Lysine riboswitch aptamer from Oceanobacillus damuensis, 179 nucleotides, folded computationally.
[in-house]
């Protein structure tokens, strides 16, 4: 003095991420109660099977009118925190509760894989209550950063074009390696 998908530390992109209690809209005039009316044997208790409690001819469930009438869940702007794999998707395993018990949906965690970041178009495709949002997929734009090429320029970098990918890309240390 150099060196790489190594390590630590700080950083940087931009309509940049994310969480939060309120607050909007949707779910919904839905579930639910409540009164009246049909009707006449079933019905609840997440779904199916099996039990087990409760209910129901003092007429239940269901339906049909009328009065009232919701929240989770999953979405929007703003704030305010904490952020720059921020994060989103994806869901092996694993837990816990529900009336047992067995599956399986829901809840919490969550291991591989994929995604450079944000708009737009889409009779697309999955989810969704959904035309919202998301999440792939094709197309295009912007944009951050590297690499080549090329044109400018002493240099420093700019300007165009191809390409990759966050395992990316500045900065610094420091150990290591072999000269």
């Nucleotide at each position: 003095g150099g060196u790489a998908a190594g390590g630590a530390u700080a950083g940087a992109g931009g309509u940049g991420c994310a969480a939060a209690a309120a607050c909007c809209a949707u779910c919904a005039g839905u579930a639910c109660u409540c009164a009246u009316g049909u009707g006449g044997a079933g019905g609840a208790g997440u779904a199916u099977g099996a039990g087990c409690u409760c209910u129901a001819g003092c007429g239940a469930u269901c339906c049909a009118u009328g009065a009232g009438g919701a929240a989770a869940g999953g979405g929007g702007a703003a704030u305010u925190u904490g952020c720059c794999g921020a994060a989103g998707c994806g869901g092996a395993g694993g837990g816990a509760g529900a009336c047992u018990c067995a599956u399986a949906a829901a809840c919490c965690u969550g291991a591989a894989g994929c995604u450079g970041g944000u708009g737009c178009u889409g009779u697309c495709a999955u989810u969704u209550a959904a035309u919202a949002g998301a999440u792939g997929c094709a197309g295009g734009a912007c944009u951050g950063u590297c690499a080549u090429a090329u044109a400018g320029g002493g240099a420093a970098c700019u300007a165009u074009a191809u390409g990759g990918a966050g395992g990316g890309c500045u900065a610094u240390c420091a150990a290591g390696c072999g000269c």

It matches the Rfam family "Lysine riboswitch aptamer". Rfam links the family to the GO term lysine biosynthetic process. It was read from a public genome assembly, where an Rfam model found it. The coordinates come from a structure-prediction model, not an experiment, and the mean pLDDT is 76.